[in-house]
Context: one part of a larger RNA
RNA sequence: ACGUGGUCAAGGAACUCGGCAUAAUGAUCCCGUAACUUCGGAAGAAGGGAUGCCAGUUUGGGUAGCCAGCUUCGCGCUGGUCGCUCUUUCUGGUCGCAGAGAAACGACUCAAGCGACUGUUUAGCAAAAACACAGGUGCGUGCUAAGCCGCGUAAGGCGCCGUAUACGCACUGACGCCUGCCCGGUGCCGGAAGGUUAAGGGGAGGGGUUAGCCGCAAGGCGAAGCCCUGAGCCGAAGCCCCGGUAAACGGCGGCCGUAACAAUAACGGUCCUAAGGUAGCGAAAUUCCUUGUCGGGUAAGUUCCGACCUGCACGAAUGGCGUAACGACUUGAGUACUGUCUCGACCACGUGCUCG
Numbered sequence: 001a002c003g004u005g006g007u008c009a010a011g012g013a014a015c016u017c018g019g020c021a022u023a024a025u026g027a028u029c030c031c032g033u034a035a036c037u038u039c040g041g042a043a044g045a046a047g048g049g050a051u052g053c054c055a056g057u058u059u060g061g062g063u064a065g066c067c068a069g070c071u072u073c074g075c076g077c078u079g080g081u082c083g084c085u086c087u088u089u090c091u092g093g094u095c096g097c098a099g100a101g102a103a104a105c106g107a108c109u110c111a112a113g114c115g116a117c118u119g120u121u122u123a124g125c126a127a128a129a130a131c132a133c134a135g136g137u138g139c140g141u142g143c144u145a146a147g148c149c150g151c152g153u154a155a156g157g158c159g160c161c162g163u164a165u166a167c168g169c170a171c172u173g174a175c176g177c178c179u180g181c182c183c184g185g186u187g188c189c190g191g192a193a194g195g196u197u198a199a200g201g202g203g204a205g206g207g208g209u210u211a212g213c214c215g216c217a218a219g220g221c222g223a224a225g226c227c228c229u230g231a232g233c234c235g236a237a238g239c240c241c242c243g244g245u246a247a248a249c250g251g252c253g254g255c256c257g258u259a260a261c262a263a264u265a266a267c268g269g270u271c272c273u274a275a276g277g278u279a280g281c282g283a284a285a286u287u288c289c290u291u292g293u294c295g296g297g298u299a300a301g302u303u304c305c306g307a308c309c310u311g312c313a314c315g316a317a318u319g320g321c322g323u324a325a326c327g328a329c330u331u332g333a334g335u336a337c338u339g340u341c342u343c344g345a346c347c348a349c350g351u352g353c354u355c356g
Stems, first nucleotide, its partner, number of pairs: 001351008010342002014340001019337001027051005036041001038174001052094005060086004065081006095099001107335007114327002119131002135172007147158003175322004180252003185249002187245005194240003200234002205229005212221003253271005280314001281311001292308005
């Protein structure tokens, strides 16, 4: 010096990102227990009291004897009594600093955020507000189901020895109150008149070759066959097109003016859009400006709580807003408690180091 354990005057969070770590609480019985609430809870809420030993007293059980009476003579019934034992009430006494005398053994309260809850998770830095969840909704699927597995247009298997109150997929995530407008774009579903359109069908036409014919020759013409090419025309789905659909992917405006102080604008005008954000919430796990402004709490509060609304850039199952209970979650406040601190000291053991 470090590690582990222990003690401390006065103060008691002044420490610190933060009460991290300590300390404190702790058992049983009795009394008592708020808001809120889904009436179950919250709750061991909180907050109090008692606890040893001895004597007496008292409650309710258990148990084997003994005595008396009755007796169906039984291992029976009733009553009494001396005990032992468990439990319980009250009174008195008594010892210590201390009686749950050691050990094991909840600290609590208030308020807010998020997630309903119990669960699950990054084996080896994250346990959470992430995942899951019951519940809700949409879509697919009529059975050789849809959807999957199988190198396979295979056999076979799962789904399922199930049958739409079923199975598969996706989103949301208890419960309560709710879930507005937009189908122009993208997707999906339906339609099939028209446009476009592949292979293919079809073959007008064009070309090559040459029996033959013409020509003195050079060369020219050229049937059939074979070969090359080839227009109009016919030709599915898809796309275009016509509708539907947002608990499908998604989206949900700007400028100007106006009321008898001023300010503001219920009101009006205009441009654009598929439609211009409804309810609810709002400086929020979302607010840049920002430590916004006001109120509360503090002597003093960039955090916190309640409001306001100017929402840079909330918003309704990528769910909105609430919510009792729950949480090794996050934030703020308080009581208790303490060497966290003011501010350090000492003790024990161990390790290191110095001297030897």

Predicted 3D model of a 356-nucleotide part of an RNA (large-subunit ribosomal RNA, domain IV) from a metagenome.